Overview:
Predicted 3D model of a 525-nucleotide part of an RNA (small-subunit ribosomal RNA, 5' domain) from an uncultured Bacteroidota bacterium. Rfam family: Bacterial small subunit ribosomal RNA.
Context: one part of a larger RNA
């Protein structure tokens, strides 16, 4: 000099874009952040609409019925995505190149064959209990794309067999016979959606390997499932992954083992470069979710807003017994030097679930606070010398300086302020109407949808009008005198300044740099 997630004094007009707990991975009151489907199911508590009937105070209660909904509830799908945090973690964790002849992959695409029968439960309602709650017990009865049982079945699977070809050891591929095993669910607005087997693609995942990954030697021996076979179990797979035997191997000065510190990458900060420092926002990976431990269900989890045990803390209690998890978005307390509203919307971009209208989405777009950082913008502009007149400083008392500064005279109107107009971001999904033809699908035309926001922006009026500090002036390093003080008070980055003429301390004039910022203080090259 650059640089910062900064903070902290002084000061502060405005916009745009960005960024905003670096500390206590402390504890958390409140509200929201994961639901959707009725074109799976049984129904109907609520509510609209149309009726029918009953009581009538004549438009209100009640009982049915259809239609559109739809609270509970069965059942699908999704919750393992987005979102946050960096505690562990020196590790195939991450970076990088490679391999699976050792491997799974829901939903999507193409592709094949198929979609036949039959059955008893169970939630819901309904009755009868128990509890203060939370929740829960028995009985009776229903439905299903729930559940189960039989058929039919191969290019699957398994188990014998025979040939060919190849390789990368284990062996892989492709053909051939024989045998046994295994599936399906239906709904409809009748057009399709769906289900089941198998192949193949595509995402995505697991695994393993090579390199490459910080400090200590005042850490030098480590290690028994530890190394290695053989079997057998387990897993989607491989494997001491687990487990019987059976051998003594394995790792180490090329740093094992321990200890210490750390999430890595892409980046991003100096620096000509090499290098040297950092991992804030963004993006890809990893671990975590009160602390630990465990599985369950699923294609995927060992699951933040799921379940079970334990523990530590906090509510609730009728003392029997229960309940919770903000390192989601805001928001609170505490901790600190520090770090924001308990906002608005799904209009847009995505993401779930649905045929679809849509419903949900504190993801996201937005708004609100903070000079926290970058950029830009104004705070006038031109003339104007008797270098006016006061004032402040200085003086050799003559003056000099402030200072073209100002008055004044002309001009402009960025911005403020005030009326007036007024966006892009929306193109579509639904619906209509038309056309192609493949007869349910493309194509065109209309039609409609905006938080932000009456925001950005554009005109008009008036009138210099509504806006400047903050540090420094000894030398390094641009910029100097007075007059206070008198090794005092005090500065100070580093040399040092201060003991009566201090350009260095406090003031005042004037100068100087930077400027809506300026300085200091931290930390880095």
């Nucleotide at each position: 000099g650059g640089a910062u997630g900064a903070a902290c004094g002084c000061u502060a007009g405005c916009g745009g874009c960005a960024a905003g707990c670096c500390u206590a991975a402390c504890a958390c009151a409140u509200g929201c952040a994961a639901g959707u489907c009725g074109a799976a199911c049984g129904g109907u508590a609520a509510c609209u609409u149309u009726u029918g009937g009953u009581g009538c105070u004549u438009g209100c209660a009640c009982c049915g019925a259809a239609a559109g909904a739809c609270g509970a509830g069965u059942g699908g799908c999704g919750a393992a995505c987005g979102g946050g945090u960096g505690c562990g973690u020196a590790a195939c964790g991450c970076g990088u190149a490679u391999g699976c002849a050792a491997u799974c992959u829901a939903c999507c695409u193409u592709u094949u064959a198929c979609u036949a029968g039959a059955g008893u439960a169970u939630a819901g309602c309904c009755c009868a209990g128990a509890g203060a709650a939370a929740u829960u017990u028995g009985g009776a009865u229903u439905a299903a794309u729930c559940c189960u049982c039989u058929a039919u079945a191969a290019c699957a699977u398994c188990a014998u067999u025979a040939a060919u070809u190849c390789g990368c050891a284990u062996g892989a591929a492709u053909u051939u016979a024989u045998g046994a095993u295994u599936a399906a669910a239906g709904c409809u607005u009748c057009g399709g959606c769906g289900g089941u087997u198998a192949a193949a693609g595509a995402u995505g995942a697991g695994c393993a390997u090579g390199c490459g990954u910080c400090c200590u030697a005042u850490u030098a021996g480590u290690u028994a499932g530890u190394a290695g076979g053989u079997g057998a179990g387990g897993u989607a797979a491989c494997a001491g992954c687990u487990c019987a035997c059976c051998u003594a191997g394995a790792c180490u000065a090329c740093g094992a083992u321990a200890g210490g510190u750390a999430g890595g990458g892409g980046u991003c900060c100096u620096g000509a470069g090499a290098g040297g420092g950092a991992g804030a926002u963004c993006c890809c990976c990893c671990a975590c979710a009160c602390u630990g431990g465990u599985a369950c269900u699923g294609a995927g989890a060992c699951a933040c807003g799921g379940a079970c045990c334990a523990g530590a803390c906090u509510c609730c209690u009728a003392c029997g017994g229960g309940a919770g998890g903000c390192a989601g978005c805001a928001g609170u307390g505490a901790g600190g030097a520090a770090u924001a509203u308990u906002g608005g919307a799904c209009a847009a971009u995505g993401g779930a679930c649905g045929a679809a209208a849509g419903u949900c989405u504190g993801a996201u777009c937005c708004a609100g606070c903070u000079a926290u950082g970058c950029c830009g913008c104004g705070u006038g502009c031109a003339g104007g010398a008797u270098g006016a007149a006061a004032g402040c400083c200085c003086u050799a008392c003559g003056g000099g300086u402030u200072g073209u500064a100002a008055a004044c005279u002309g001009c402009u109107u960025u911005u403020a302020u005030a009326c007036a107009g007024g966006a892009a971001g929306a193109a579509a999904a639904c619906c209509u109407u038309c056309g192609a033809c493949g007869u349910g699908u493309c194509g065109a035309a209309g039609c409609u949808u905006g938080a932000c926001g009456g925001u950005a922006c554009u005109g008009u009026a008036a009138g210099a009008a509504u806006a400047a500090g903050g540090a420094u002036c000894g030398g390094c390093u641009a910029a100097c005198u007075c007059c206070g003080u008198g090794c005092c008070a005090g500065c100070a980055g580093c040399c040092g300044c201060g003991g009566u003429a201090a350009u260095a301390c406090g003031g005042a004039g004037g100068a100087u740099c930077c400027a809506a910022g300026c300085g200091u203080u931290a930390u880095c090259c």

Annotation:
Its mean pLDDT, the model's own confidence on a scale to 100, is 85. The sequence was found in a public genome assembly.